About this RNA
This is a predicted structure of a 692-nucleotide part of an RNA (large-subunit ribosomal RNA, domain II) from Olea europaea var. sylvestris. The source organism's lineage runs through Eukaryota, Streptophytina, asterids, Lamiales and Olea europaea subsp. europaea.
[in-house]
Context: one part of a larger RNA
């Protein structure tokens, strides 16, 4: 791992509600007697019900409050005793499962410390003291040489530690092996025997060590400790269906209440929709008010500045008050001022009947169903929610947080966004090789248009993005010039006075500076660039000719264009499209468990039948309704060696749990109905247990 067995809402006492039954002349007993046991009978102590109200005193179909029958608050009544069920309290109280925490005991053959008595350290190496002998001396000090053999000394085995690698890691081994290593006369090492016990020991002190156990051993016990915490909860089918909010919590993952499920009554006819009638101060606007702003006029007052002895009188491109033009801007501004929203009233629906010899129509009165609200009983689960529009509020921001509405998911499958809880489109009772649609879609992949109109787009824009930019195109406005000939090209010409004056070394259109005249002409600045030392040259402005219809500025709209960088190669789904893109309007067609058609089941009004209308996704939950396994009283019935359970196989049938048949195995018990009780139903609990 697989298989097979086993394994969780149980039982006792009380309360409460329902159902069912007895009595209602109200019910009814505990305990105890009685009796082989139970029953039966006895036993009326009690206990509930026949009256409420007040804290009472006390009054009573009332009573209490209160000056007050002014009002209000109970009350004016109906029931008891089994049994079942659901549910609550107390008990281990659905099952598992602790860390721990208390008391009494075993433990020092492992280990720490100590105590007692043994035992054990191959061999070198260095050479303290001291002592000998020569020198030495008056004696010493001193010194040589050899003697000696000191030591937590030194090199190495035994022995005993463990710092490194490395194998080993389901190990030969629950700590080892192999290759170096510290120690090895000592705080040394061992063998044996004792001592110290857990709120304790013992500790050269690491929270070490106290028999593979140690921040507090180990067995037993209280003990089914407790756990607001994690898992686990075992047959069918039907109908109905939430909740992740408010208050309050030593409370935030729990509890309590209120919301919202369900069940069972009572009452009510309503809700949606029209339409009538309100309040208001949000969005919008707006600037009269309050706040806050921009820019112009005029300019009390300030500042600076002239002049005057002073008073004064002036100047100002500076501040600015007040007013005025024109123009923003506000949750805590408002002279206006919706749409929703909320309240109030009012009309109003389908079926069937009264209902006729037939049709049709309108009022009337009865009844039903769908939905809906409000009061009660019982009784549950939910209080971690998420996304998406929409209005905020906090954040640069988030698949961010917080609030309000509304929608969908949670607990909702289909179809469609490629794929994708929360998004579009629709809400799955079952069968069907039947129609019609919704979103979306219709060259292929891939169902249905290579559909049809007039247009845009050339970027593979489409199929990500801004400031900014830009003879990209296709459109609309407004405006200058044009057959008296524009615009662009070419073609001629662009002079004379004069090199004006000034200024200068030189200024001659063309460094600077003043002035910008005349005069010929079609027309030509005392000059528009470049250019020279200054002239020259060139070129423009401006005009001729020529040519022959548009050209120029400039708002703006539609689509393209740039601006546009990411780490394996790459994502319109993909092929691939110049439409199979984009915008506008049409006609088909396809497309879902959506609607229709045929059938067939179940609920509910509903009560026997028929028949009608509705309805039947569904988590947590609540509610009915069977099916199955053990036991079993009494009754009714079987059946079995002519073959019973059981176990295989194969076949019927019931919506399903299941229940029948046949056949083989097998060798003795066991079935149906009506009832009763429950060790009653496994696929999950790192479940337990046997087997493989």
């Nucleotide at each position: 791992g697989c298989c097979g067995g086993c394994a969780u809402c149980u039982c006792a006492u009380a309360g409460g509600c329902a159902g069912u039954g007895g009595c209602u002349u109200a019910g009814u007993u505990a305990a105890g007697g009685g009796a082989a046991c139970c029953c039966a009978u006895c036993g009326g102590a009690g206990c509930c019900g026949u009256a409420a109200c007040g804290a009472a005193a006390g009054u009573g179909a009332g009573u209490c409050u209160u000056u007050a029958u002014a009002g209000g608050a109970c009350a004016a009544u109906u029931g008891u005793c089994a049994c079942u069920g659901c549910u609550u309290a107390u008990g281990g109280a659905c099952c598992u499962a602790a860390a721990g925490c208390u008391g009494g005991g075993u433990g020092a053959u492992c280990u720490a410390u100590c105590u007692a008595u043994g035992a054990c350290c191959a061999g070198g190496a260095u050479a303290a003291a001291g002592g000998u002998u020569g020198g030495g001396u008056g004696a010493a000090a001193c010194u040589a040489a050899g003697u000696g053999g000191a030591g937590g000394u030194u090199c190495g085995a035994a022995c005993u530690g463990a710092c490194u690698g490395a194998u080993g890691u389901u190990a030969a081994a629950g700590a080892a092996u192999u290759a170096g290593u510290g120690g090895a006369u000592g705080a040394g090492u061992u063998g044996u025997u004792g001592u110290u016990a857990g709120g304790g020991g013992u500790g050269a002190a690491a929270u070490g060590c106290c028999a593979c156990u140690c921040g507090a051993a180990c067995c037993c016990a209280g003990a089914g400790c407790c756990a607001g915490c994690u898992g686990g909860u075992u047959c069918u089918c039907c109908c109905c269906g939430a909740g992740a909010u408010g208050c309050a919590u030593u409370g935030a993952g729990g509890c309590g209440u209120a919301g919202c499920a369900g069940u069972u009554g009572a009452u009510u006819g309503a809700a949606c929709a029209u339409c009538u009638a309100g309040g208001g101060g949000u969005a919008a606007a707006g600037c009269a008010c309050u706040a806050u702003u921009u820019u112009g006029g005029u300019g009390u007052g300030g500042g600076c500045u002239g002049u005057g002895a002073g008073a004064g009188c002036g100047g100002u491109a500076c501040c600015a008050a007040a007013u005025u033009g024109a123009g923003g801007c506000a949750a805590a501004c408002u002279u206006u001022g919706a749409a929703u929203a909320c309240u109030a009233g009012a009309u109003a629906u389908g079926c069937c009947u009264c209902a006729a010899a037939a049709u049709a129509a309108c009022a009337g009165g009865g009844g039903u169903c769908a939905a809906g609200g409000u009061c009660g009983g019982c009784c549950a689960g939910u209080a971690a929610g998420a996304u998406a529009a929409u209005g905020g509020g906090g954040g640069u921001a988030a698949g961010c947080u917080u609030c309000a509405u509304c929608a969908u998911u949670g607990a909702g499958a289909g179809g469609g966004a490629a794929a994708c809880a929360g998004c579009c489109c629709a809400g799955a009772u079952c069968a069907c090789c039947a129609a019609c649609u919704a979103a979306g879609g219709c060259c292929c992949c891939u169902a249905a248009a290579u559909g049809a109109u007039a247009g845009c787009u050339c970027a593979g824009u489409g199929a990500u993005a801004a400031a900014g930019g830009a003879g990209g195109u296709a459109g609309g406005g407004a405006u200058g010039c044009a057959g008296a000939g524009a615009c662009a090209g070419c073609u001629a010409g662009g002079a004379g006075g004069u090199u004006u004056u000034c200024c200068u070394a030189g200024a001659a259109g063309c460094a600077a500076c003043c002035a910008c005249c005349c005069u010929u002409g079609a027309a030509a600045g005392a000059g528009u660039a470049c250019a020279u030392a200054a002239u020259a040259g060139c070129u423009c402005a401006c005009u001729u000719a020529u040519c022959g219809a548009g050209u120029g500025c400039u708002c703006u709209u539609g689509c393209a264009c740039c601006a546009a960088a990411g780490a394996u190669g790459a994502a319109u789904g993909g092929g691939g499209c110049u439409a199979a893109g984009c915008g506008a309007a049409c006609u088909a067609c396809u497309g879902a468990a959506g609607u229709u058609g045929u059938g067939g089941g179940a609920u509910g009004u509903a009560a026997a039948a028929a028949u009608a209308c509705a309805u039947c996704a569904a988590u947590a939950a609540a509610g009915g309704a069977g099916c199955g396994u053990u036991c079993u009283a009494a009754c009714u019935u079987a059946g079995a060696a002519g073959g019973a359970a059981g176990c295989c196989a194969c076949c019927g049938u019931a919506c399903g749990a299941g229940c029948a048949g046949u056949g083989g195995u097998g060798g003795a018990c066991g079935a149906a109905g009506c009832g009763a009780a429950a060790g009653c139903g496994a696929g999950a609990a790192u479940g337990u247990u046997g087997g493989c």
Rfam family: Bacterial large subunit ribosomal RNA.